[in-house]
Context: one part of a larger RNA
């Protein structure tokens, strides 16, 4: 110490579990909602006005959050302190408006094509979907300061007034992200030199924004032994481990920032991605196919295969916390929460307790007298922790809703009953004797044992250590 291996294994609590192949990957699931936007289709019902319910579609929000991984990266990547030309949806808080039109399209019917994904072509239609106009402020943007531009949607709920809830413009907040600086951040010089968008300017592009970010033209600068190119290893940090400290190693878990999503490219869309379960192009691979074409992407959770010394369930719940959509009922959530597997670590308890000497048999050794095992057992008195059986039975849930769970945890019950290993005994090192064996079999972390009286090998007694663990390896301080 994420460890692994070897003998051993009773609970129980808290934690932790691909370090290696960012290799492939069967299957199942992890991102959806919403009928108070919209029309329509299907089932049910009916007091025939409607109502209810399910799927598909158009639209609207969310899939840029949550989850994994660390390949890359030595960089303004990350640490810290600062800066000044930016965004921002949903949230707060303010000011102002929310008229009038209009054309279309998808479902949906007819009809074709394709093996299959899928796709055509005619016809109808609706919207908070699309596009004109109107007005547009003491608003906003541009601006040659005269002046020119610039929006919207409606929906519920009421008898009605009116109320809720959306939408537009647009200022101001919280939060959050882009962008720039100073300083810090590994090895090697058996890498000395590198640099042409290269270093600056100016004038045009582009962004949300500065900026050689980018065109063009001009100038010829720019960067280095205080280590530049270049090779080489790595994510980073807050931490973790050792250390008396300085320091030395290190970056699993748990938070924070960066990076990637079968490998490279590339843009859409949209507040925000250049976007893990989105598009699109090219490559490898893997699968379908009627050979015309098509589909996939576990580095999500669980799981196969493979590599390895070596790492768990194709588990239960949305009960709690938390997100997404929705007025709301609620619907989703491999985030969570929990259970299951594993001495994997750490912690905590057990495996009896008292008495007991005839010092019992048995072992072992013996100078054969005896010594030790050893109060150790055996017997006799108690005790029930834990584990069984039985009954009860939460907290977590402020009204209602427990996956954990009949779980903690209470109460009876029976009975010493289920529950001890592992390594050492040459010195270092705490603990010695017999036999066996003959430099042979073997030990060993050094030093060294062994070649017929081995406290060193083997096996026995005994003894010492540390115990649900003991030893061995391997890395670290």
């Nucleotide at each position: 110490c994420g460890a692994a291996c070897g003998c051993u294994g009773g609970c129980g609590g808290a934690a932790u579990g691909c370090u290696u192949a960012a290799c492939a990957c069967a299957u199942g699931c992890a991102a959806g909602u919403c009928g108070c936007a919209c029309g329509g289709a299907u089932g049910g019902u009916u007091u025939c006005g409607g109502c209810c319910a399910u799927g598909a579609g158009u639209g609207g929000c969310g899939g840029a959050c949550g989850g994994g991984u660390g390949a890359g990266u030595a960089a303004c990547g990350c640490g810290u302190a600062g800066g000044a030309a930016c965004g921002u949806g949903u949230c707060u808080u303010g000011u102002g408006g929310u008229g009038g039109g209009g054309g279309a399209u998808a479902a949906c019917g007819c009809u074709g094509g394709g093996a299959a994904a899928c796709u055509g072509g005619c016809g109808c239609u609706a919207a908070u979907a699309c596009c004109g106009c109107a007005u547009g402020a003491u608003c906003u943007c541009c601006u040659g300061a005269g002046g020119g531009a610039g929006a919207a949607a409606g929906c519920c709920u009421g008898c009605g007034a009116g109320g809720g809830u959306g939408c537009c413009a647009u200022g101001g907040g919280a939060g959050c992200g882009g962008c720039c600086u100073g300083c810090g951040u590994c090895c090697g010089a058996u890498u000395a030199g590198c640099u042409u968008g290269u270093u600056g300017g100016u004038u045009g592009g582009g962004u949300a924004a500065u900026g050689g970010c980018u065109g063009a033209c001009c100038a010829a600068g720019g960067c280095g032994a205080u280590g530049a190119u270049c090779g080489g290893u790595a994510g980073c940090u807050g931490g973790u481990c050792u250390g008396a400290g300085a320091g030395g190693a290190u970056g699993a878990u748990c938070a924070g920032c960066c990076a990637c999503a079968c490998u490279g490219g590339g843009a859409c869309u949209g507040a925000g991605a250049c976007a893990c379960g989105g598009c699109u192009c090219a490559g490898a691979c893997u699968c379908c196919u009627a050979c015309g074409g098509g589909a996939g992407g576990c580095a999500g959770c669980a799981g196969u295969g493979g590599g390895g010394a070596a790492u768990a369930u194709u588990g239960g719940a949305c009960a709690a916390u938390g997100g997404g959509c929705g007025c709301a009922a609620g619907c989703c959530u491999g985030a969570u929460c929990c259970a299951g597997c594993a001495a994997u670590u750490c912690c905590g308890c057990g495996u009896g307790g008292g008495u007991g000497a005839a010092g019992a048999a048995g072992g072992u050794c013996u100078u054969c007298g005896g010594a030790u095992u050893g109060u150790a057992a055996a017997g006799c008195c108690c005790u029930u922790u834990c584990g069984g059986c039985g009954g009860g039975g939460a907290c977590g849930a402020u009204g209602a809703u427990g996956a954990c769970g009949g779980u903690a945890c209470c109460c009876g019950c029976a009975g010493a009953a289920g529950a001890a290993g592992c390594c050492c005994c040459g010195g270092c090192u705490a603990a010695c004797u017999u036999c066996g064996u003959g430099c042979c079999a073997g030990c060993a972390g050094c030093c060294g044992c062994g070649g017929u009286a081995a406290u060193a090998c083997g096996a026995a007694g005994g003894g010492g250590g540390c115990u649900a663990g003991c030893g061995u390896u391997g890395c670290u301080c």

Small-subunit ribosomal RNA, 5' domain from an uncultured Alphaproteobacteria bacterium, 477 nucleotides, folded computationally. Rfam family: Bacterial small subunit ribosomal RNA.